RNA sequence: AGGGUUGUAGCUCAAUUGGUAGAGCAGCUGAUUCCAAAUCAGCAGGUUGAGGGUUCAAGUCCUUCCGGCCCUGCCA
Numbered sequence: 001a002g003g004g005u006u007g008u009a010g011c012u013c014a015a016u017u018g019g020u021a022g023a024g025c026a027g028c029u030g031a032u033u034c035c036a037a038a039u040c041a042g043c044a045g046g047u048u049g050a051g052g053g054u055u056c057a058a059g060u061c062c063u064u065c066c067g068g069c070c071c072u073g074c075c076a
Stems, first nucleotide, its partner, number of pairs: 001072007010025004019056001027043005049065005
């Protein structure tokens, strides 16, 4: 440099292929307990990597850029 893949909550991942952005764990509050752990109930947490475009409607389609991973190639 070229090709492929990936980016969504603090972490790990979903989102029925364009139609209300969710789960588990972690966090916080409460119940339980002499206290804690475990368990149970509830709460909070999002610029869907960034910009632009298409559309009535975009996490999803198109485009440019940025970061991670893999492969190929070049120089020494």
Background: Predicted 3D model of a 76-nucleotide RNA (transfer RNA) from a Planctomycetota bacterium. The coordinates come from a structure-prediction model, not an experiment, and the mean pLDDT is 83. Its Rfam family is "tRNA". The family's RNA type in Rfam is transfer RNA.